[in-house]
Model confidence (mean pLDDT): 81 of 100.
This is a predicted structure of a 75-nucleotide RNA (transfer RNA) from a Hyphomicrobiales bacterium.
It matches the Rfam family "tRNA". By type it is a transfer RNA.
């Protein structure tokens, strides 16, 4: 420099062209004499960024940032 492959909650990860979700953590609340397990409720997201295609883009196209692999080139 090519090419693939990834980026979605706080972490690990799913998903889908039509209102974004799991587990685990977390915060209140049940239970207990008090823990712990176990049950309820709930908070938490610019879907890495940006254009463009569509009636609609987290999903498709294209540039771009980062991460991880191939391959090549110089020294």
């Nucleotide at each position: 420099g090519c090419c693939c492959u990834c980026g979605u909650a706080g972490c690990u990860c799913a998903g889908u062209g039509g209102u974004a979700g799991a587990g685990c953590g977390c915060a209140c609340c049940c239970u207990u004499g008090g823990u712990a397990a176990g049950g309820g409720u709930g908070a938490g997201g610019u879907c890495g960024g940006g254009u463009g295609u569509u009636c609609a883009a987290u999903u498709c196209a294209c540039c771009c940032c980062g991460g991880g692999g191939g391959c090549a080139c110089c020294a």